Predicted 3D model of a 346-nucleotide RNA (Bacterial RNase P class A) from a Gammaproteobacteria bacterium.
The organism belongs to Gammaproteobacteria, within Bacteria.
[in-house]
């Protein structure tokens, strides 16, 4: 000087004029909701998006127990908690830093491999090799080394043996099985032993191992406000209702269903939290703990918007609507760090 990979930030500015909303003080009006004028102070994100997941919160509701059901799927740690984060094993894909993993189990069982091929599992033998015989047309016999066919063919490479082949034998790999060692463990590895059987599929059914009430801020709670305590129907204590199904068990005494009217404004829940910066100690590390400091929307048809001026990166994605931790997708432009490769040049 180029590539590349993790990580970590900003995401238009700066200044005038004029508007919008919230907190909290004043003053006026108003019954109240609000309404006006001031002070002081605040007002969209890194994803506010997907609504895919954890969970806080409220209700059922004093709320137990099991079946199906649903999810996660190496190990160990973090965390309110997770399908998320770290670390580390194994396996994959890159020179490499560094990325990915739906990563228990096929010897419990059951299914599934189109087509090609002789044959996809109680295997069989197309071409082919070797033996016998022969009327030279071909018949018996034996083999599964080579060949062909597929994703996959009776384990692979090589000696030796054989009529001519095979683990027939024997070596090292593989594979089952016993065991040392290391390590919390996943797992690595090392020795001995067996010539050893039949593939692959669990993102097939299934088995195992943990985990799991339901509904949801349109949830609850409190005011106001109004009608028709209307009319019809089932079932009925051996019933029937109870926040996905079923059983148990509790509780509690009705319950469903169909037509036809009235009303629907308003408060709370609404923002101090598993909060945020800052240092210091533990810990490889997510994190944790201790000390200081801060308060940082809360609308409700929905608030940050118009205009000038002016600087240059000429503005990307894209708007809170109970709140948090995650993952997942979008991004114009730019900055900073770590680490890896290649080039050159000293």
């Nucleotide at each position: 000087g180029g590539a590349g990979u993790c990580g970590g930030c900003c995401g238009g500015g700066c200044a005038g004029u004029c508007g919008c909303u919230c907190g909290u003080g004043g003053c006026c009006g108003g019954a109240g909701a609000c309404g006006g004028c001031g002070g002081c102070g605040g007002g969209a994100g890194g994803a506010a998006a997907g609504u895919c997941c954890g969970g806080g919160c409220u209700c059922c509701a004093c709320a137990g127990g099991g079946c199906a059901g649903g999810g996660u799927g190496c190990c160990a740690g973090g965390u309110a908690a997770u399908g998320c984060c770290u670390g580390g094993g194994c396996g994959g894909c890159g020179c490499g830093a560094g990325c990915c993993g739906a990563c228990g189990g096929c010897c419990a069982g059951u299914g599934c491999a189109a087509c090609a091929g002789a044959a996809a599992a109680u295997a069989u033998a197309c071409c082919g090799c070797c033996c016998c015989g022969u009327u030279c047309g071909c018949g018996g016999g034996g083999u599964a080394a080579g060949g062909g066919u597929g994703a996959a063919a009776a384990g692979g490479u090589g000696c030796g043996g054989u009529a001519a082949g095979a683990g027939c034998g024997c070596a090292c790999c593989g594979c089952g099985c016993u065991g040392g060692u290391g390590g919390u463990a996943a797992c690595a590895u090392c020795a001995g032993u067996g010539g050893c059987a039949g593939u692959g599929u669990a993102a097939a059914c299934c088995c195992c191992a943990c985990c799991c009430g339901g509904a949801g801020c349109a949830a609850g709670a409190c005011c106001a406000a109004a009608u028709a305590g209307g009319g019809g129907a089932a079932c009925a204590a051996u019933g029937g209702u109870g926040u996905g199904g079923c059983c148990c068990g509790c509780a509690c005494u009705g319950u469903u269903c169909c037509c036809g009217g009235g009303u629907a404004g308003g408060u709370c829940g609404c923002u101090c939290g598993a909060g945020g910066u800052g240092c210091g100690c533990g810990g490889u590390g997510a994190c944790g703990c201790g000390c200081a400091u801060c308060c940082c929307a809360g609308a409700u048809g929905a608030a940050u918007g118009a205009c000038u001026g002016u600087c240059c990166c000429c503005g990307a994605c894209a708007g809170a609507a109970c709140c948090c931790g995650g993952c997942u997708u979008a991004c114009a432009g730019g900055c900073c760090g770590g680490c890896u490769c290649c080039g050159c040049u000293u």
Record summary:
The sequence was found by an Rfam model in a public genome assembly. Model confidence (mean pLDDT): 76 of 100. Its Rfam family is "Bacterial RNase P class A". Its family is annotated with ribonuclease P activity, tRNA processing and dimeric ribonuclease P complex in the Gene Ontology. The family's RNA type in Rfam is ribozyme.